Transfer RNA from a Candidatus Uhrbacteria bacterium, 74 nucleotides, folded computationally. It matches the Rfam family "tRNA". By type it is a transfer RNA.
RNA sequence: GCGCGUAUAGCUCAGUUGGUUAGAGCGCCUCGUUUACACCGAGGAGGUCCAAGGUUCGAAUCCUUGUGCGCGCA
Numbered sequence: 001g002c003g004c005g006u007a008u009a010g011c012u013c014a015g016u017u018g019g020u021u022a023g024a025g026c027g028c029c030u031c032g033u034u035u036a037c038a039c040c041g042a043g044g045a046g047g048u049c050c051a052a053g054g055u056u057c058g059a060a061u062c063c064u065u066g067u068g069c070g071c072g073c074a
Base pairs, nucleotide, nucleotide: 001073002072003071004070005069006068007067010026011025012024013023019057028044029043030042031041032040050066051065052064053063054062
């Protein structure tokens, strides 16, 4: 330099070929339980989906460019 993949909650990831509220597990907070801690049960907070632009009535999802990371080729 070229090609491919990937970027969604603090972490690991899902999101069914665009559509009604963006989710799970772990973690965190509160309450219950306990002498206390852990386990367990109930509830809760936390995201403008990497950035910018485009298409569309409507974009996490499609297109373009850029950036970070990973893999391969040279």
The source organism's lineage runs through Bacteria, Bacteria candidate phyla and Candidatus Uhriibacteriota.